RNA sequence: UCACCAUCCCGAGCGGCCGAGAGAUCUGGUUCUAUGACGCCGCAGCAACUCCCGGCCCACCCGGAUAAGUGCUACCGCCAGAAACGAUGGAGA
Repeated sequence: UCACCAUCCCGAGCGGCCGAGAGAUCUGGUUCUAUGACGCCGCAGCAACUCCCGGCCCACCCGGAUAAGUGCUACCGCCAGAAACGAUGGAGA
C1' cells in the first nucleotide's frame, strides 16, 4: 500500500507549548473555539481489538485484569446526502 473479517448511539482529562480555525473529503446544516479550540509533548485514564485469567471440552457468548501490542479519552463516524466513503483492530499478501 492492497484486499478480507469484525466493530464504530457505552467508556475515559489534566498540565505545558503553539496561535486560528476544527469536527476525514464535497455540499447543506450544526456544534466547539483567544475563558486558547485543533495539533504536538508529558503524565493520567478508558477498555474497542489482539494477548492473559476464568465461566463449559471447543466455537460463539459472558465476566475479570491492564503486565504486553496497538488504539482511544466533545457532540450517534456530530447530523443528512454522495462515494460504499472514513477510522480502529486482527490475520494475510

This is a predicted structure of a 93-nucleotide RNA (SAM riboswitch aptamer (S box leader)) from Neomicrococcus aestuarii. Its Rfam family is "SAM riboswitch aptamer (S box leader)". Gene Ontology term of the family: regulation of gene expression. Model confidence (mean pLDDT): 84 of 100.